[in-house]
RNA sequence: UUCUUAUCCAGAGAGGUGGAGGGACUGGCCCUUUGAAACCUCGGCAGCAGGUUCGUAUGAAUACUGUGCUAAUUCCAUCAAGCAUAUGGCUUGAAAGAUGAGAA
Numbered sequence: 001u002u003c004u005u006a007u008c009c010a011g012a013g014a015g016g017u018g019g020a021g022g023g024a025c026u027g028g029c030c031c032u033u034u035g036a037a038a039c040c041u042c043g044g045c046a047g048c049a050g051g052u053u054c055g056u057a058u059g060a061a062u063a064c065u066g067u068g069c070u071a072a073u074u075c076c077a078u079c080a081a082g083c084a085u086a087u088g089g090c091u092u093g094a095a096a097g098a099u100g101a102g103a104a
Stems, first nucleotide, its partner, number of pairs: 001104008013042005021031003026077003043070003048066003051062004074096001078094006
């Protein structure tokens, strides 16, 4: 990098360095000099995989290990089908993206 598969309306921030961007892309909207990105330290959340314990088993618990995450539903949208409507909209599925696990 590609493929397969599961999940994505819950949850969880302080300090230091830094000094203008960030929220994937495009549009919108939003965050940001009352300090963006990035890096570091110490926390926290969650429970995907491994470990451990319990259970005949499906599984449950734990948070030791490997990840992940810690503004806003994946911030909102696009496409298809259905529903509703004066308008705004709602439901399901798909696409795109993120993360875990497995494979090449």
The RNA shown here (SAM riboswitch aptamer (S box leader)) has 104 nucleotides and comes from Neobacillus driksii.
The source organism's lineage runs through Bacteria, Bacillota, Bacilli, Bacillaceae and Neobacillus.
It matches the Rfam family "SAM riboswitch aptamer (S box leader)". Its family is annotated with regulation of gene expression in the Gene Ontology.